RNA sequence: AACCGAAAAGGGCAACUCCGCAGUGAUGUGGACACGCAAAGCCAAAGUCUCAAAAAUUGAGAUAGUCAGGCUGCCGAA
Repeated sequence: AACCGAAAAGGGCAACUCCGCAGUGAUGUGGACACGCAAAGCCAAAGUCUCAAAAAUUGAGAUAGUCAGGCUGCCGAA
């Protein structure tokens, strides 16, 4: 340094559910909670979902905790 990932240490994130707010919607966001996560950090190629027009589909969106790839990154037992 690469691979790898522990009954390790210190930190980090936060599914579902409930309450508030924003949005036509997918969903986002603040608080509580804690199913899980070593990239559950970032980026929408594919997939999935929403809305509108349309009917070969097109356009505008959402999702990175479905997934290919790229970039970055904490710790160090075997």

A computed fold for a 78-nucleotide RNA from a Pyrinomonadaceae bacterium, annotated as c-di-GMP-I riboswitch aptamer. The prediction has a mean pLDDT of 82. The source organism's lineage runs through Bacteria, Pseudomonadati, Blastocatellia, Blastocatellales and Pyrinomonadaceae. Its Rfam family is "c-di-GMP-I riboswitch aptamer". Rfam links the family to the GO term cyclic-di-GMP binding.